[in-house]
């Protein structure tokens, strides 16, 4: 410098070709337990990378920027 992929909860990842943003695991706080583990119940946590377009409605179409991977040069 071209050409492709990833960006969503601490964290590893869905989201069925535009219609309420979610799961395991972690935390929280209650149960069991003499107490921890393990199991059970609940609960919190997100401007879906930034920044604009398009629509009634966008994680999703569509520009441009930004970071990291890979391919070529």
């Nucleotide at each position: 410098c071209g050409g492709g992929g990833u960006a969503u909860a601490g964290c590893u990842c869905a989201a069925u070709u535009g219609g309420c943003a979610g799961a395991g695991c972690g935390c929280u706080u209650g149960g069991u337990u003499c107490g921890g583990g393990a199991c059970c119940a609940a609960g919190a946590g997100g401007u879906u990378g930034c920044a604009g377009g398009u629509u009634c409605a966008a994680c999703c179409c569509c520009u441009g920027c930004u970071a990291c991977c890979c391919c070529g040069a």